[in-house]
RNA sequence: GCCUCCAUAGCUCAAUUGGCAGAGCACAUUACUUGUAAUAAUGUGGUUAUGAGUUCGAGUCUCAUUGGGGGCU
Numbered sequence: 001g002c003c004u005c006c007a008u009a010g011c012u013c014a015a016u017u018g019g020c021a022g023a024g025c026a027c028a029u030u031a032c033u034u035g036u037a038a039u040a041a042u043g044u045g046g047u048u049a050u051g052a053g054u055u056c057g058a059g060u061c062u063c064a065u066u067g068g069g070g071g072c073u
Stems, first nucleotide, its partner, number of pairs: 001072007010025004019056001027043005049065005
């Protein structure tokens, strides 16, 4: 230098060929307990890396940028 894959909650990851952004863990509250832990219930938490484009509608499609992984020379 070229090719390719990835970027979504604090962490690990889903989201059905474009149609309401979710789960587990973690965290908070409550119940249980003499008190913790464990368990159960409820809840909080998102500029879907950044910027543009297409579309009635974009996490999903297109382009550029940034960061990371892999391959080739």